The RNA shown here (c-di-GMP-I riboswitch aptamer) has 87 nucleotides and comes from a Bacillota bacterium.
The prediction has a mean pLDDT of 87.
[in-house]
């Protein structure tokens, strides 16, 4: 170096929910809080998903629809990097 893996240590990380802020909204962020995670570390590159402020269309009653330039790494794939063990 490669490849398995949580058995040994020694950590980590932080789901829903509550609140504070931010956002039109998804959602992000900070605090508590832990459902889990051997990459549940980072990166929108690919698929997939959410949301639709602005824009299209339609309706004539004001709503519905289409749409991402917005998001989701803890949905999958990929890229890159890290701890211990197997040694």
């Nucleotide at each position: 170096a490669c490849g398995u893996g949580u058995u040994c240590a020694a950590g980590g990380c932080a789901a829903a929910c509550u609140g504070g802020c931010g956002g039109a909204a998804a959602c992000g962020u900070c605090a508590a809080g832990a459902c889990g995670c051997a990459a549940a570390g980072u990166c929108g590159c690919g698929g997939g998903u959410c949301u639709a402020a602005g824009g299209g269309c339609a309706c004539c009653a004001u709503u519905g629809u289409c749409u991402a330039u917005g998001a989701c790494a803890g949905c999958c794939g990929g890229a890159c990097u890290g701890c211990c063990a197997c040694a």
It was read from a public genome assembly, where an Rfam model found it.